Description:
Model confidence (mean pLDDT): 77 of 100. Predicted 3D model of a 139-nucleotide RNA (SAM riboswitch aptamer (S box leader)) from an Actinomycetes bacterium. The sequence was found by an Rfam model in a public genome assembly. Its Rfam family is "SAM riboswitch aptamer (S box leader)". Rfam links the family to the GO term regulation of gene expression.

């Protein structure tokens, strides 16, 4: 860099330094010198992995750990891990603390308006899809 899977409406700010731009990129719309953005300090949210309890299901095959036989290689048994639920947030690894991932572009449905059945414009809701972000596994 790039894969697979899961989440993305909820939550959670103050100190200090610095000083113009920042919200990814474009259009919107917003934040910012009553100092945004950053960086570091403290503090909080949250529960992705880990923790704990139950279940499930495996032990063919792949990871770890114990026992015992053999001891180079191995071979047997055991017990956990992949999955589910629930919980605590006290240990630990990460995120994450303006505005829904701030909104939107694409598809596809459906209301309303435009003299409006079709098309076509605009304006809202709805569900996908693309994109990004975070976590976890694996090469």
């Nucleotide at each position: 860099a790039g894969c697979u899977c899961a989440u993305c409406a909820c939550g959670a700010g103050g100190g200090a330094c610095u000083g113009a731009g920042g919200g990814a990129a474009c259009g919107g719309c917003c934040c910012g010198a009553c100092g945004a953005c950053g960086u570091c300090c403290c503090g909080g949210c949250a529960a992705c992995c880990g923790c704990c309890a139950c279940g499930a299901g495996c032990c063919u095959c792949c990871c770890g750990c114990c026992c015992g036989g053999a001891c180079c290689a191995c071979c047997g048994g055991g017990c956990g891990g992949a999955c589910g639920u629930g919980g605590a947030a006290a240990a630990g690894g990460u995120g994450c603390c303006a505005a829904a991932u701030c909104c939107g572009g694409c598809c596809c449905g459906c209301a309303g308006c435009g003299a409006a059945g079709u098309c076509c414009g605009c304006c809202g809701c709805g569900g996908g899809a693309g994109a990004g972000a975070u976590g976890a596994g694996g090469a």